[in-house]
RNA sequence: GCCCUGAUGACGUAAUGGUAGCGUACUAAUUUUACAUGUUAGCAGCAAAGGUUCAAUUCCUUUUCAGGGCA
Numbered sequence: 001g002c003c004c005u006g007a008u009g010a011c012g013u014a015a016u017g018g019u020a021g022c023g024u025a026c027u028a029a030u031u032u033u034a035c036a037u038g039u040u041a042g043c044a045g046c047a048a049a050g051g052u053u054c055a056a057u058u059c060c061u062u063u064u065c066a067g068g069g070c071a
Base pairs, nucleotide, nucleotide: 001070002069003068004067005066006065007064010024011023012022013021018054026042027041028040029039030038047063048062049061050060051059
């Protein structure tokens, strides 16, 4: 230098262009003498910018970061 893959709550991980789910964590209640476990509820997220579209995590372009391959 070229090519490929990825970036989603505090952490991990999904999502055929049509309400962003799940688990762990955290908070509250309940349960217990207390802790833990269990149950219920809540909190919190699409790397950045632009474009296409009625509608973008998803498609296109550029940039940033991380990993891998070739020379």
Transfer RNA from a bacterium, 71 nucleotides, folded computationally. It matches the Rfam family "tRNA". Rfam links the family to the GO term triplet codon-amino acid adaptor activity. The family's RNA type in Rfam is transfer RNA. RNAcentral holds the sequence, with entries from ENA. Its mean pLDDT, the model's own confidence on a scale to 100, is 80.